[in-house]
Molecule: transfer RNA
Organism: Thermotogota bacterium
RNA sequence: GCGCCCAUGGCUCAAUGGAUAGAGCAACGGAUUUCUAAUCCGUAGGUUGCAGGUUCAAGUCCUGCUGGGCGCGCCA
Repeated sequence: GCGCCCAUGGCUCAAUGGAUAGAGCAACGGAUUUCUAAUCCGUAGGUUGCAGGUUCAAGUCCUGCUGGGCGCGCCA
């Protein structure tokens, strides 16, 4: 330098272009318990990496960029 893949709550991951982006864990509050753990109930937490585009409608499709991973190539 070229190609491919990935980027969504604190973490790990879902979501067929179609109503309000969900789940588990973690956090916080409560119940239970002598206390802790476990268990149960609830609450909060998201510019879906950034900028554009297409569309009535974009996390999803297209383009560019940024970051990460893998492979190939060049120089030495």